Notes
The RNA shown here (SAM riboswitch aptamer (S box leader)) has 105 nucleotides and comes from Evansella vedderi. It was read from a public genome assembly, where an Rfam model found it. Lineage of the source: Bacteria > Bacillati > Caryophanales > Bacillaceae > Evansella. Rfam family: SAM riboswitch aptamer (S box leader). About the family: The SAM riboswitch is found upstream of a number of genes which code for proteins involved in methionine or cysteine biosynthesis in Gram-positive bacteria. Gene Ontology term of the family: regulation of gene expression. The coordinates come from a structure-prediction model, not an experiment, and the mean pLDDT is 87.
RNA sequence: UUCUUAUCCCGAGAGAUGGAGGGACUGGCCCAAAGAAAUCUCGGCAGCAGAUCUGACAAAGAUACUGUGCCAAUUCCAGCAAGCUGUAUGCUUGAUAGAUAAGGA
Numbered sequence: 001u002u003c004u005u006a007u008c009c010c011g012a013g014a015g016a017u018g019g020a021g022g023g024a025c026u027g028g029c030c031c032a033a034a035g036a037a038a039u040c041u042c043g044g045c046a047g048c049a050g051a052u053c054u055g056a057c058a059a060a061g062a063u064a065c066u067g068u069g070c071c072a073a074u075u076c077c078a079g080c081a082a083g084c085u086g087u088a089u090g091c092u093u094g095a096u097a098g099a100u101a102a103g104g105a
Base pairs, nucleotide, nucleotide: 001105002104003103004102005101006100007099008098013042014041015040016039017038021031022030023029025079026078027077028076043071044070045069048067049066050065051063052062053061054060075097080094081093082092083091084090085088
């Protein structure tokens, strides 16, 4: 980098440094000098894989030890294609794109 599988309306922030951007992309809409990104420290959430325990060596559950991940807004909303009726800043479904985990090439 790519492929496969699973999940994505739940949850969880303070401080220091820093000094203008950030929310993947495009449009919208937001966040930001009452301090963005990034880095560090501490804290937290979750429970994907491993581990341990319960269980029957299964299913399932528990712990949060290890490897990750995450801590504004549903993946912030939409993007492509259908469907519905209440016809509009409408709703629903599926796909695409993206993110994360595990495995493979």